[in-house]
RNA sequence: GCCUUUGUGGCGCAGUGGUAGCGCACUCCCUUGGUAAGGGAGAGGUCACGGGUUCAAGUCCCGUCAAAGGCA
Numbered sequence: 001g002c003c004u005u006u007g008u009g010g011c012g013c014a015g016u017g018g019u020a021g022c023g024c025a026c027u028c029c030c031u032u033g034g035u036a037a038g039g040g041a042g043a044g045g046u047c048a049c050g051g052g053u054u055c056a057a058g059u060c061c062c063g064u065c066a067a068a069g070g071c072a
Base pairs, nucleotide, nucleotide: 001071002070003069004068005067006066007065010024011023012022013021018055026042027041028040029039030038048064049063050062051061052060
């Protein structure tokens, strides 16, 4: 230099163009004499960044950045 894959709450990850979700963690409550475990509720996301297509984009297209891998 070229090619491929990945980028989504604090962390690990789902998500077939039509309301952004799960587990853990966090906050509050229930349960207990107390702790742990268990149960219920809640908060937290400009979906890496910018643009395009579309009635509608996390999803499709282009560019940039970052990470991983490959070729020379």

Description: Transfer RNA from a Candidatus Gastranaerophilales bacterium, 72 nucleotides, folded computationally. The prediction has a mean pLDDT of 82. It matches the Rfam family "tRNA". Rfam's curators write: Transfer RNA (tRNA) molecules are approximately 80 nucleotides in length. The sequence was found in a public genome assembly.